[in-house]
RNA sequence: UACUUAUCCAGAAAGGUGGAGGGACUUGCCCAAUGAAACCUUAGCAACCCUGGUUGAAAUUUAUUUCUUCUAGAAGGUGCUAAAUCCUGUUCGCAAUUUGCGAAGCAGAUAAGUC
Numbered sequence: 001u002a003c004u005u006a007u008c009c010a011g012a013a014a015g016g017u018g019g020a021g022g023g024a025c026u027u028g029c030c031c032a033a034u035g036a037a038a039c040c041u042u043a044g045c046a047a048c049c050c051u052g053g054u055u056g057a058a059a060u061u062u063a064u065u066u067c068u069u070c071u072a073g074a075a076g077g078u079g080c081u082a083a084a085u086c087c088u089g090u091u092c093g094c095a096a097u098u099u100g101c102g103a104a105g106c107a108g109a110u111a112a113g114u115c
Base pairs, nucleotide, nucleotide: 002114003113004112005111006110007109008108013042014041015040016039017038021031022030023029025089028086043081044080045079048077049076050073051072052071053070056067057066058065059064060063085107090104091103092102093101094100095099
């Protein structure tokens, strides 16, 4: 980098350096000198990997492995700590009269795995 699977209406910020951008992209709308991005420190959130218990099943090597249900935890690996992934984009349905609601999808983000 590519592919597969899962999740994305919950949650959680202070300080220092820095000095004008940021919210992936489009549209809209926001955030920002009452200090953006980025970096550092400390703290926190969450529970993907992980740890303990537990339900059911499969495989064999017969006590192990794999898958699975529920529950507790947070030492470690990531991630995250404005707004639903901020809204939106393509298609369809319903209401309504060019807006609202819903479903699926695209794109994106994160994790785990494979090459």
Molecule: SAM riboswitch aptamer (S box leader)
Organism: Chitinophaga pinensis